Transfer RNA from Snodgrassella alvi wkB2, 73 nucleotides, folded computationally. RNAcentral records the identical sequence in 3 taxa. The prediction has a mean pLDDT of 82. The RNAcentral record of the sequence draws on ENA, GtRNAdb and Rfam.
[in-house]
RNA sequence: GCCAGUAUAGCUCAGUUGGUAGAGCAGCGCACUCGUAACGCGAAGGUCGUAGGUUCGAUUCCUAUUACUGGCA
Numbered sequence: 001g002c003c004a005g006u007a008u009a010g011c012u013c014a015g016u017u018g019g020u021a022g023a024g025c026a027g028c029g030c031a032c033u034c035g036u037a038a039c040g041c042g043a044a045g046g047u048c049g050u051a052g053g054u055u056c057g058a059u060u061c062c063u064a065u066u067a068c069u070g071g072c073a
Base pairs, nucleotide, nucleotide: 001072002071003070004069005068006067007066010025011024012023013022019056028042029041030040049065050064051063052062053061
């Protein structure tokens, strides 16, 4: 330099061939317990890497770009 992949909650990851995003763990509250933990219940937590484009509507499609990973040279 070229090609490909990944980027989504604090962490690990789903998701949808376009219709306003979920799980587990962690943290918080409640319940249980003599008490703690575990188990159970509940709530909260997201500009879906960034910037444009297409569209009535983009996490999803297109382009560029950033970071990381891999391959080739």
It matches the Rfam family "tRNA". It is annotated as a transfer RNA.